[in-house]
Molecule: transfer RNA
Organism: Puniceicoccales bacterium
RNA sequence: UGCCCGGUAGCUCAGCGGUAGAGCAGGUGACUGUUAAUCACUUGGCCGCAGGUUCGAACCCUGCCCGGGCAG
Numbered sequence: 001u002g003c004c005c006g007g008u009a010g011c012u013c014a015g016c017g018g019u020a021g022a023g024c025a026g027g028u029g030a031c032u033g034u035u036a037a038u039c040a041c042u043u044g045g046c047c048g049c050a051g052g053u054u055c056g057a058a059c060c061c062u063g064c065c066c067g068g069g070c071a072g
Stems, first nucleotide, its partner, number of pairs: 001071007010024004018055001026042005048064005
């Protein structure tokens, strides 16, 4: 320098054009002599940044930033 993959909740990851989700973690309650476990409910993200396309973008296009890999 070029190419490929990835960046979404505190963490691990889904979602590939039509109101952003799960598990774990956190909070509240139930249960229990207490804790743990279990169960119910619940908080939490303007989707790496900036433009573009579209009636509508996490999703498509372009540039850039960060992480990983390959080539030189």